Model confidence (mean pLDDT): 77 of 100. This is a predicted structure of a 157-nucleotide RNA (c-di-AMP riboswitch aptamer (ydaO/yuaA leader)) from Actinomadura sp. RNAcentral holds the sequence, with entries from Ribocentre. Rfam family: c-di-AMP riboswitch aptamer (ydaO/yuaA leader). A reference for the family is Barrick et al. (2004), "New RNA motifs suggest an expanded scope for riboswitches in bacterial genetic control", Proc Natl Acad Sci U S A. NCBI's taxonomy places the organism under Bacteria, Actinomycetes, Streptosporangiales, Thermomonosporaceae, Actinomadura.

């Protein structure tokens, strides 16, 4: 100096997944020890903010056949092996790709990296004012390089 694991502080990323009061377990402090006081604090209430969903006119749509639809999330669509089956569709699994998303102030450009899951609802859903429901988890692990244009701060004149 580079590359590889491992742990840990204190920032910080992706996401709607955030603040704020009340506050259960629980913990800590303080005390003159009393049925004192404070102070954190992932249960569970309540508020704001964000996010998703239902749900009219207008609007789109509108016939047949097959398929059963849909909704959240970038997370879809396609090819090729193999299981499963008599054989095929159908599922399941690996691979390869892909539409989409992601890489630390925003935003283009080039080039490179990652990711491309998961799950809900139950025959029902276009849009959609008024209203009505729900959600507010989880994860990463020092977090590409180089241009081009903005924003923001410090600091000189």
């Nucleotide at each position: 100096g580079c590359g590889g694991c491992g742990u840990g502080a204190a920032g910080g990323c992706c996401g709607a997944g955030u603040c704020c009061g009340c506050a259960c377990a629980g913990g800590c402090c303080c005390g003159a020890c009393a049925g004192g006081g404070g102070c954190c604090g992932c249960a569970g209430c309540g508020g704001a903010g964000c996010c998703g969903g239902g749900g009219a006119c207008c609007c789109a749509a509108g016939u047949u056949c097959c398929a059963g639809g849909g909704g959240u999330g970038a997370a879809u669509c396609g090819g090729c092996g193999c299981g499963u089956c008599c054989c095929g569709a159908g599922c399941g699994c690996g691979c390869c790709g892909u539409a989409g998303g992601g890489c630390u102030c925003u935003u283009c450009c080039a080039u490179g990296c990652c990711c491309g899951a998961a799950u809900c609802c139950g025959u029902c859903a276009g849009c959609u004012a008024a209203c009505c429901c729900g959600g507010u988890a989880g994860g990463c692990g020092u977090c590409a390089u180089g241009g081009g244009a903005g924003a923001c701060a410090a600091g000189g004149a």